[in-house]
RNA sequence: GGGCCCGUAGCUCAGUCUGGUGGAGCAUCUGACUCUUAAUCAGAGGGUCGAGGGUUCAAAUCCCUUCGGGCUCA
Numbered sequence: 001g002g003g004c005c006c007g008u009a010g011c012u013c014a015g016u017c018u019g020g021u022g023g024a025g026c027a028u029c030u031g032a033c034u035c036u037u038a039a040u041c042a043g044a045g046g047g048u049c050g051a052g053g054g055u056u057c058a059a060a061u062c063c064c065u066u067c068g069g070g071c072u073c074a
Base pairs, nucleotide, nucleotide: 001073002072003071004070005069006068007067010026011025012024013023020057028044029043030042031041032040050066051065052064053063054062
């Protein structure tokens, strides 16, 4: 230098193919239960979907550029 993959909540990830309300588990907080804690149950908060631009009525998703990480070829 070329090719491929990954980047989404504090953490691990799904969702992308086929555009249409941004999700799950864990963690955190609140409440219930308990003598207390843990466990269990119920609920809540938490996101410029790595960044910028384009297409579109509408973009995490399609297109272009770019940043970071990984694998690979030379």